[in-house]
RNA sequence: AGAGUUUGAUCAUGGCUCAGAUUGAACGCUGGCGGUAGGCCUAACACAUGCAAGUCGAACGGUAACGGACCGCUGGGAUUCCUUCGGGAUGACCUUGGUGCUGACGAGUGGCGGACGGGUGAGUAACGCGUAGGGAUCUGCCCAACAGAGGGGGACAACCCGGAGAAAUCCGGGCUAAUACCGCAUACGCCCUACGGGGGAAAGCGGGGGAUCUUCGGACCUCGCGCUGUUGGAGGAGCCUGCGUCGGAUUAGCUUGGUUGGUAAGGUAAUGGCUUACCAAGGCGACGAUCCGUAGCUGGUCUGAGAGGAUGACCAGCCACACUGGGACUGAGACACGGCCCAGACUCCUACGGGAGGCAGCAGUGGGGAAUAUUGCACAAUGGGCGAAAGCCUGACGCAGCAAUACCGCGUGUGUGAAGAAGGCCUUAGGGUUGUAAAGCACUUUCAGUGGGGAGGAAAGGGUAUAAGUUAAUAGCUUGUAGCUGUGACGUUACUCGCAGAAGAAGGACCGGCUAACUCCGUGCCAGCAGCCGCGGUAAUACGGAGGGUCCGAGCGUUAAUCGGAAUUACUGGGCGUAAAGCGCGCGUAGGCGGUUAGAUCAGUCAACUGUGAAAGCCCUGGGCUCAACCUGGGAACUGCAGCUGAUACUGUCUGACUAGAGUUUGGUAGAGGAGUGUGGAAUUUCCUGUGUAGCGGUGAAAUGCGUAGAUAUAGGAAGGAACACCAGUGGCGAAGGCGACACUCUGGACCAAAACUGACGCUGAGGGGCGAAAGCGUGGGGGGCAAACGGGAUUAGAUCCCCCGGUAGUCCACGCCGUAAACGAUGUCUACUAGCCGUUGGGAGACUUGAUCUCUUAGUGGCGCAGCAAAAGCGAUAAGUAGACCGCCUGGGGAGUACGGUCGCAAGAUUAAAACUCAAAUGAAUUGACGGGGGCCCGCACAAGCGGUGGAGCAUGUGGUUUAAUUCGAAGCAACGCGAAGAACCUUACCAGGUCUUGACAUCCCGAGAAUUUACUAGAGAUAGUUUAGUGCCUUCGGGAACUCGGUGACAGGUGCUGCAUGGCUGUCGUCAGCUCGUGUUGUGAAAUGUUGGGUUAAGUCCCGUAACGAGCGCAACCCUUGUCCUUAUUUGCCAGCACGUAAUGGUGGGAACUUUAAGGAGACUGCCGGUGACAAAACCGGAGGAAGGUGGGGACGACGUCAAGUCAUCAUGGCCCUUAUGAGUAGGGCUACACACGUGCUACAAUGGUCGGUACAGAGGGUUGCCAAACCGCGAGGUGGAGCAAAUCCCAGAAAGCUGGUCGUAGUCCGGAUUGGAGUCUGCAACUCGACUCCAUGAAGUCGGAAUCGCUAGUAAUCGCGAAUCAGAAUGUCGCGGUGAAUACGAUCCCGGGCCUUUUACACACCGCCCGUCACACCAUGGGAGUGGGUUGCACCAGAAGUGGUUAGUCUAACCUUUGGGAGGACGAUCACCACGGUGUGAUUCAUGACUGGGGUGAAGUCGUAACAAGGUAGA
Repeated sequence: AGAGUUUGAUCAUGGCUCAGAUUGAACGCUGGCGGUAGGCCUAACACAUGCAAGUCGAACGGUAACGGACCGCUGGGAUUCCUUCGGGAUGACCUUGGUGCUGACGAGUGGCGGACGGGUGAGUAACGCGUAGGGAUCUGCCCAACAGAGGGGGACAACCCGGAGAAAUCCGGGCUAAUACCGCAUACGCCCUACGGGGGAAAGCGGGGGAUCUUCGGACCUCGCGCUGUUGGAGGAGCCUGCGUCGGAUUAGCUUGGUUGGUAAGGUAAUGGCUUACCAAGGCGACGAUCCGUAGCUGGUCUGAGAGGAUGACCAGCCACACUGGGACUGAGACACGGCCCAGACUCCUACGGGAGGCAGCAGUGGGGAAUAUUGCACAAUGGGCGAAAGCCUGACGCAGCAAUACCGCGUGUGUGAAGAAGGCCUUAGGGUUGUAAAGCACUUUCAGUGGGGAGGAAAGGGUAUAAGUUAAUAGCUUGUAGCUGUGACGUUACUCGCAGAAGAAGGACCGGCUAACUCCGUGCCAGCAGCCGCGGUAAUACGGAGGGUCCGAGCGUUAAUCGGAAUUACUGGGCGUAAAGCGCGCGUAGGCGGUUAGAUCAGUCAACUGUGAAAGCCCUGGGCUCAACCUGGGAACUGCAGCUGAUACUGUCUGACUAGAGUUUGGUAGAGGAGUGUGGAAUUUCCUGUGUAGCGGUGAAAUGCGUAGAUAUAGGAAGGAACACCAGUGGCGAAGGCGACACUCUGGACCAAAACUGACGCUGAGGGGCGAAAGCGUGGGGGGCAAACGGGAUUAGAUCCCCCGGUAGUCCACGCCGUAAACGAUGUCUACUAGCCGUUGGGAGACUUGAUCUCUUAGUGGCGCAGCAAAAGCGAUAAGUAGACCGCCUGGGGAGUACGGUCGCAAGAUUAAAACUCAAAUGAAUUGACGGGGGCCCGCACAAGCGGUGGAGCAUGUGGUUUAAUUCGAAGCAACGCGAAGAACCUUACCAGGUCUUGACAUCCCGAGAAUUUACUAGAGAUAGUUUAGUGCCUUCGGGAACUCGGUGACAGGUGCUGCAUGGCUGUCGUCAGCUCGUGUUGUGAAAUGUUGGGUUAAGUCCCGUAACGAGCGCAACCCUUGUCCUUAUUUGCCAGCACGUAAUGGUGGGAACUUUAAGGAGACUGCCGGUGACAAAACCGGAGGAAGGUGGGGACGACGUCAAGUCAUCAUGGCCCUUAUGAGUAGGGCUACACACGUGCUACAAUGGUCGGUACAGAGGGUUGCCAAACCGCGAGGUGGAGCAAAUCCCAGAAAGCUGGUCGUAGUCCGGAUUGGAGUCUGCAACUCGACUCCAUGAAGUCGGAAUCGCUAGUAAUCGCGAAUCAGAAUGUCGCGGUGAAUACGAUCCCGGGCCUUUUACACACCGCCCGUCACACCAUGGGAGUGGGUUGCACCAGAAGUGGUUAGUCUAACCUUUGGGAGGACGAUCACCACGGUGUGAUUCAUGACUGGGGUGAAGUCGUAACAAGGUAGA
């Protein structure tokens, strides 16, 4: 730092996706150790159990429990003594009881603390938080200071007695203490004050003690702690303010009341409508009030280059809350998590009367959830509460436990080791790879294991000694010093030493591209994968497995989430003509911005300093754990805010001046600018009258319509409405919409010229208000033409269209609405600047040659064009360039400019304007193709002009279909169909039904035997099987070998089985069409273009000219074959002019080489010559001469780049798959020859240009030994007999036919035609039944020239006539060749078909057999409406009113004080009033869910109907 994905390709635009980092995570697979950190994100859901806030006896009355001391009562009782032996005494010890005496202490009074610590984030959009300030306050404990602490009184708990109750608990009576409570005294300072005055405190306890006193308790003194008043401080708390702090305007007005302010009073610790009374009518809001939704805020955390964005776990600061709601009490502090009261919900106990409770403390349970731990240890440390202290309490905290949750560290060995082992996998079979990897050998021992040793965290506290201070004091207390003692949950600690042994320790994901990493097998659009693009339909690097590889590593992946990449909300840092995006256009409010100059000020701005910006964190730099994570010291930073002091250029503000912006005045100019009134002519229509007669009108063609009741046409007249031809012009005017006959009236703006004046008066413009085409709406007119709707006629498969005939709203006018258009220059307004050239409109100036002139200038309006810009096309002083000011708008496509809500409207509708869901694109510009019922040019038997056919008949042949056991297979528009097949009776043959074989019919290798081969017989349909006869070969180094046959074993053979969409080769076709490309250069961001386009020309990209192209290649042409003329050479089997011979006759013979022919080689034709045309010229064209041939002479071979997944796996070859006693092989028979039918290609005909009979003439090219077969003879004939000749210019096939000539037939189903059938034969062949050809006799069908349609052919061609060959035993009407006779027509380029070039459009690129739209039907999804229904929240009105506080109180009660002893003050209870939570009623608003039915939308496999759009898309589209 980027990448993938829209396209055939390109550049843009634009979305989607990926690579990174992170997490309080979860899930899957796997899992050795340690350190550090974190661990209910969900149900602020409900909670069993235990613990989490107590402490003080040095405040008090006390003594339930425990220890000690004392007493010695009760009981037991060793021992001892006495004894009347009954017992008595003593009594260690045990037990029990007593005494508050002591240590201590349950419950209670009292003090302090339960307002901290700990948890949670529900609420809260707020002075809640953050930051910076302010002043009208309070403050327990703590620190400092001053002063005081005198003297009295009355109660209440505990306790005792009685009572109620299940319990919780409560009531009554009685006793009692205090640092509890209440007066009095004093009070400088304190508070109040009218400045005269008035008011207000306290408490003791403990240690020690020399004098003095004593009721022996103590007083008293002293020390310590405590207490009271006051001041100050520290820390804490409350209040106020500036600024900052999420989204929604589809929430625009809120507050009608304490609302805003004032005065007075009350209240509070304190300001204040905080509360009340009175007065005034304000206050907030577009700089977003109110309302709705969401949310604890911050330091920070994550990400990012930063700016930002997201977030607020842990740690720290603040806030809020404690089951839900309300309330106060106490107190320094609370409206109080582990306090109280009330209401509600829930749970529990109950004797049913009544009570109890609040884990969002630590553990833990249930539930919810993808998901989050132990009912652990200890107060050893740190901290907190109480206490004088020891100490007690402390789920704060310190530790341990659980889980890879995260970060960090370590290990799972190290070295050597090639026979490159085995095994696996792949393989081109050679090898490669796993791989020094393993094994083996030599070492090491971290961690874990085991056995020893063993820090630090400990400071305190206590005792002793001693010093100092206090003091009268050596008590006591405090502090210091010395030494002693002594406290550890963790803990089997960290660490360290020894021992043993490689021993106990590696997985996960991925491997098509992005993205590092590739092969085999399986599967076969199945199973599956997938983050995006996309893989999978038989050769999958994409699925599953394996081998191998890559990346991480005690982890690895997936999912979720945030930032990044994304400049994809753009402050940094984007855009708006065509991609999304300029409001239809002016005016103008707020706002924003604003000319020159001087002064003042210092708000903005800049600078220094000060304060603050908590700590932690980040960063830098030291230190400590072996390192690191982690911890710790210091620094920097915290970009901020505030204060203060300066600076004054710029901006602001104020004051003054100026004239360049803006405006006013004067004089002119042009104009479809606007409004009103009037006037005019042409035309259409209607009416009247005349003339006139049968049609008119309309269309592609028609018809409806009009017309004999007189139309159309024509002439005259009249009426009425609308619009204004020519002029007319990328001309004018206007802000836009828009404005077009003429005249008048009223009126707006612009421009020009020159002066004067005002003196910044300006620009833009959210809201607002005005104007605003057409259509539409309302009321009233008007209505000629045109014309939605509608009617009719056509067209059509249909035609609710296009076309035609009619025709109503409407179009017109007045008034009022609507407020939208592709309202477009798809380009907001204003200002300034930045090369030129050419037009045009209005004005002005100058020059001269006075003009249809030239030059300059200004305001418009156009065309080119430089720079620049732009994705490009393009824009280019009228910018889309360079800048400035202000406004509006955009952020993927669809859903959708839709729904809901609001506003406006009479309505139609307009405006504002979403979401769910769905796709990976949608889009712009340009490029190359292809296509077009686009255009231009051109060609072709493409049409036209002709000739002859096909389509009708019969037959032949091929195909389809049908049939069949099988009718083998392939070929399918042209480019399948007399095609593969140049020839199916068997064979062929691949098909069918039988009957057989299994290493095989065929190939190679191995083993054994045998020559090979062959005769005959039997069975069988044959293959085959059995028996049998003959035979003993060839080479040899004598071992054996080669060929062949039989048998056996397994490797293998074999397959016309599948895939032509895995292939090679070959072929068809476009097309013998003229095209297809490349190198270098140039242009373009690029795809690409140029060249190859243009002007000519050609059969041709053939050639010439021009030219940012210059060259080249494959094609074209030529070279090749053949034919046409001539020459040379050669001369047999061909030829015979001349010379001979011979025959009845014949090149028959000698001979010849002239001619013909044959076959070798040459010549010839090149637009070479002439004339014309051709831009002036070239290429070339036209005509001519010569020539056998003239413009590639005719014909052939030859087929560019490519297209059709064209054809062929059945010619052959071949990958893969399949069969292997069969899908292989042999055999005999059948089939490929079937036959209601349909099509293609042919033959023969339908006749007289003919048939038939007789006579007669002339070819070429071929073939021939398994052959062609002569003469002669036989047969009507097919043919037979026969055997001469010929391996062929010699012989044979072999008679050419049409033609010519003579006769006959006479227009008939015939003397045409020959199908079909019967009979008799011939030939081939093993065999003509299925199923051959031919002959003879007989038979004598359809057919009288062929509908729609369609084919071939441009000259030796069509047509017509026969001949030959290949295949082949036989079997052509087919195919391939050969010659004979031998035409007609082509004006031309309108049309059909095909093709080429250029251009154009395009939404096509699988390329028009393309793409694509809408309804309907079906399924699914989300959503709107909907009679309603059920919840949540909330406004208003009213009812109600617990607890509590405040007010009032004529009821009841009443210790302290006062008293005149009556009572009073004060208090408590009760009552009542005000406020008020829950609750209730009514009526609105809003939101969520649901709802029969219904509306459109989206998505779905190859459904239905049409064909709307894209080409002129077939009616241009919008």
Molecule: small-subunit ribosomal RNA
Organism: uncultured prokaryote